[in-house]
RNA sequence: ACCGAAAAAACCAAACCCGCCAAAAGGCGGGGACGGAAAGCCACGGGUCCUCGCUUCCUCCGAGAAGCCAUGGAUGACUCCCCGAAGGACCCAAGAUCGCCGAGCUGCCGAAU
Numbered sequence: 001a002c003c004g005a006a007a008a009a010a011c012c013a014a015a016c017c018c019g020c021c022a023a024a025a026g027g028c029g030g031g032g033a034c035g036g037a038a039a040g041c042c043a044c045g046g047g048u049c050c051u052c053g054c055u056u057c058c059u060c061c062g063a064g065a066a067g068c069c070a071u072g073g074a075u076g077a078c079u080c081c082c083c084g085a086a087g088g089a090c091c092c093a094a095g096a097u098c099g100c101c102g103a104g105c106u107g108c109c110g111a112a113u
Base pairs, nucleotide, nucleotide: 003110004109011036012035016031017030018029019028020027021026034099040105041104044102045101046100047097048096049095053068054067055066056065057064058062069088072081073080074079083087
């Protein structure tokens, strides 16, 4: 250096519960341990997740406020029908995730190779 021992020491902490923050994904703190040899740092590439309806209102045009709609029916499926202002599709963009994979940076221990 590689590598990661049915080794030792130290470390982190999934789900779930409680509190706070956020529109949400999610984050932070406490409890808790499924796991982890980078489960330390970094959203750079890929993946995944989140937001997206209608009407009215506003010296504010907003991830604002109030109100509202059907996630109805038929088909194996494609698709079609019906009511409605609207039953929220996809993409972009923004955001989140490094405990999804990869790139980059750094680091504890020391058996075998």
Molecule: c-di-GMP-I-GGC riboswitch aptamer
Organism: Pseudomonadota bacterium